[in-house]
Molecule: FMN riboswitch aptamer (RFN element)
Organism: Neisseriaceae bacterium
RNA sequence: UAAAUCUUUCGGGGCGGGGCGUAAUUCCUCACCGGCGGUGAUGAGGUGAUAAUACUUCUUAGUCCGUGACCCGUACUAAUAUUCUGAUAUUGGCUACGGUGGAUCUGGUGCAAAUCCAGAACCGACAGUUAUAGUCUGGAUGGGAGAAAGAUAAG
Repeated sequence: UAAAUCUUUCGGGGCGGGGCGUAAUUCCUCACCGGCGGUGAUGAGGUGAUAAUACUUCUUAGUCCGUGACCCGUACUAAUAUUCUGAUAUUGGCUACGGUGGAUCUGGUGCAAAUCCAGAACCGACAGUUAUAGUCUGGAUGGGAGAAAGAUAAG
């Protein structure tokens, strides 16, 4: 120094006002929120320089490229039951692979804008609920993309 394995820790925000109603944080209305990695013409620092170009570090997207939670399938696997040794069924898996799953335009600047500036839009798993949920309750003291630190052996 890059890769590998292991350990530990961390790892999601948001309904406030008003209206109708027997009933709504679920409807209407004005507000509110934006996981993780990448990219990146943003911003800041450093090197260098007369200056500029240049090099470099950090940083910049809910709607770009991917990805996670939820749900489904296949394989594998564990337990249980049946069967009677071939297997079948049910349930589980913090095992692998696959599938489903949302949303952006206009103007400005500019060589160049899906990322900058301005404006206007749009989107948000499943189950539950006196009434339809991105924000309440629940699965979840779970899982997790990943982030940081440390250890091991080898070159």